Source information:
c-di-GMP-I-GGC riboswitch aptamer from Aquibacillus kalidii, 82 nucleotides, folded computationally.

[in-house]
RNA sequence: UUUGAUAAAGGCAAACUAUUCGUAAGGGUAGGACGCAAAGCAAAGGGUCUAAGAGACAACUGAGAUCGCCUGGCUACCAUUC
Numbered sequence: 001u002u003u004g005a006u007a008a009a010g011g012c013a014a015a016c017u018a019u020u021c022g023u024a025a026g027g028g029u030a031g032g033a034c035g036c037a038a039a040g041c042a043a044a045g046g047g048u049c050u051a052a053g054a055g056a057c058a059a060c061u062g063a064g065a066u067c068g069c070c071u072g073g074c075u076a077c078c079a080u081u082c
Base pairs, nucleotide, nucleotide: 003079004078011036012035016031017030018029019028020027021026034068040074041073044071045070046069047066048065049064050063052061053060
């Protein structure tokens, strides 16, 4: 520096369950594995979702959630190519 294999040291952990925090979306912890080569970090752009405000409806406003929705950013293990 290239690539991510029906390989692989090591790793993460969806749904669901228990408990807890939150108005909610959702988050933490424990169990549990559907999957993941960045399913590591971070809400920058877009998307989606939530509770409000405003509004006849829709559009809208700021706030919040989600990076395991996508793009972009930063960092890294193993193997592999040069």
Of the family's consensus pairs, 95% are formed in the model.